The RNA shown here (Bacterial RNase P class A) has 376 nucleotides and comes from Rudaeicoccus suwonensis. It matches the Rfam family "Bacterial RNase P class A". Rfam links the family to the GO terms tRNA processing, ribonuclease P activity and dimeric ribonuclease P complex.
[in-house]
RNA sequence: UGAGUCGGCCGGGCGGCCGCGUCGGGAGUGUUCCCGCCGAGGAAAGUCCGGACUCCGACAGGGCAAGGUGGUGGCUAACGGCCACCCGGGGUGACCCGCGGGACAGUGCCACAGAAAGCAAACCGCCGUCGGUGAGAGCCGACGGUAAGGGUGAAACGGUGUGUGUAAGAGACCACCAGCACGCCAGGUGACUGGCGUGGCUAGGUAAACCCCACCUGGAGCAAGAUCAGACAGUGUGCGUUCGAGGGCGGCCCGUCCGAGCACGCGGGUAGAUCGCUGGAGGCGGCUGGCAACAGUCGUCGUAGAUGGAUGGUCGCCACGUGUCGCCCGAGAGGGCGGCGCCAUACAAAAUCCGGCUUACAGGCCGACUCAUCCA
Numbered sequence: 001u002g003a004g005u006c007g008g009c010c011g012g013g014c015g016g017c018c019g020c021g022u023c024g025g026g027a028g029u030g031u032u033c034c035c036g037c038c039g040a041g042g043a044a045a046g047u048c049c050g051g052a053c054u055c056c057g058a059c060a061g062g063g064c065a066a067g068g069u070g071g072u073g074g075c076u077a078a079c080g081g082c083c084a085c086c087c088g089g090g091g092u093g094a095c096c097c098g099c100g101g102g103a104c105a106g107u108g109c110c111a112c113a114g115a116a117a118g119c120a121a122a123c124c125g126c127c128g129u130c131g132g133u134g135a136g137a138g139c140c141g142a143c144g145g146u147a148a149g150g151g152u153g154a155a156a157c158g159g160u161g162u163g164u165g166u167a168a169g170a171g172a173c174c175a176c177c178a179g180c181a182c183g184c185c186a187g188g189u190g191a192c193u194g195g196c197g198u199g200g201c202u203a204g205g206u207a208a209a210c211c212c213c214a215c216c217u218g219g220a221g222c223a224a225g226a227u228c229a230g231a232c233a234g235u236g237u238g239c240g241u242u243c244g245a246g247g248g249c250g251g252c253c254c255g256u257c258c259g260a261g262c263a264c265g266c267g268g269g270u271a272g273a274u275c276g277c278u279g280g281a282g283g284c285g286g287c288u289g290g291c292a293a294c295a296g297u298c299g300u301c302g303u304a305g306a307u308g309g310a311u312g313g314u315c316g317c318c319a320c321g322u323g324u325c326g327c328c329c330g331a332g333a334g335g336g337c338g339g340c341g342c343c344a345u346a347c348a349a350a351a352u353c354c355g356g357c358u359u360a361c362a363g364g365c366c367g368a369c370u371c372a373u374c375c376a
Stems, first nucleotide, its partner, number of pairs: 001372010012318007020039002023036005041347001045358002048356005053221004066217005071085005086100001087098004101212002106210002108206003123150002125146009158177004163173002178202001180199008225275004234266006246258004282301008321342009
């Protein structure tokens, strides 16, 4: 210098004007005005997992069903998350990818092609016997042997051998290699790794197919749930209309005036209002332990709570980006400065709250590492 890998961060700034919501203060009194503070995100999203919280149900424990998870060891409130490691695969490498238990418990399936796709299988080829034909070499047919060669396929029942063997062949036998099972030794908490020995010559794939094994799981969700609590219509019961219910004056009685309706229940714990509602497994920094995830401890910070749902609009300047023109530097690629124009940013916006995962994202910044080339 070029090409890459991994991780972290930002995601417009300042000012003017207008506007919105909660809260605090003031004024006003029929819900308005003034002042002040604060006012979205890294994903607030998808609602895919896990919890806190609330109600309902059940309460030791065990079993059945259904659903989920699946290498090992840690972390965590918990998880299908995270960290470290193991195994397999990819890359020269940094590094990346893996729904990664079990296919000798049983069942099913393996498209197309191919003769045959799972207690394998004779299409071509090779070999033998018999028959026919031919002067002969050979050719044709029938029966049988053969998995070494060809061909099909993702996959054809280990590989190599001028080995033995045979009519031709074949783990039928032998040597070496690969792999499997079992046993022993060594290392590791473990997944697993390395070595030695024995065995039989060899075992196909598929469990995001049924299934088996181990572990986990009650249901619904803040429209959860709690408190206060109506009005009208309609309707039921009771009392009452000169034997006066009820109301006004009044603290009560008496008195006096008015007087035909009044009271309670249902409607309905409905409408509505308030709480839940945001300080929490909290953020940031230092130190300690740990490879790390993370934990402990000390200090520090205050940071949205709407409910037809606020957090916006506009103007100016600037930054970034980009197009074009001019000048300068440079061998070139290209770089720098200045003028003018364009865009005004991307993805997207809380709704009980947290921990994750996944997906979307214009543009930009920082750090660590790898490979190639050049120079010293």
The coordinates come from a structure-prediction model, not an experiment, and the mean pLDDT is 76. RNAcentral holds the sequence, with entries from ENA and Rfam.